The RNA shown here (Bacterial small signal recognition particle RNA) has 100 nucleotides and comes from a Parachlamydiales bacterium. It is recorded under the gene name ffs. The coordinates come from a structure-prediction model, not an experiment, and the mean pLDDT is 78. Taxonomically the source falls in Parachlamydiales (Bacteria, Pseudomonadati, Chlamydiota, Chlamydiia). It matches the Rfam family "Bacterial small signal recognition particle RNA". Rfam describes the family as follows. The signal recognition particle (SRP) is a universally conserved ribonucleoprotein involved in the co-translational targeting of proteins to membranes. Of the family's consensus pairs, 93% are formed in the model.
RNA sequence: GCCGGGGACCUUGUGGAGGGGGCAGGUCUGAACCAGGUCAGGACGGGAACGGAGCAGCCUUAAGGACAUCCGCUCCUGCCACGAGACCAUCUCCGGCACC
Numbered sequence: 001g002c003c004g005g006g007g008a009c010c011u012u013g014u015g016g017a018g019g020g021g022g023c024a025g026g027u028c029u030g031a032a033c034c035a036g037g038u039c040a041g042g043a044c045g046g047g048a049a050c051g052g053a054g055c056a057g058c059c060u061u062a063a064g065g066a067c068a069u070c071c072g073c074u075c076c077u078g079c080c081a082c083g084a085g086a087c088c089a090u091c092u093c094c095g096g097c098a099c100c
Stems, first nucleotide, its partner, number of pairs: 001097008010085007018077006026067004035060004044051002
């Protein structure tokens, strides 16, 4: 250098353990007024008893935010194993031949 074969590389199927994201779920927080409940005070109606409305406060939460988690769902990503297909351009391994 040539020939033959295998592997890597490419696609795909199955399985295994990871990484990252989203959703749900848990806890906390979370509304001056345009959520609800209860509504002191005050104002209003009333002769009065009371009444309707209702701010602050308090309670419960919505949107949202924060925390923790993987028990659930889903998306992406690479790794390993086995199988199938593709490739003959590149790399690598084995064998044979030839040259020096």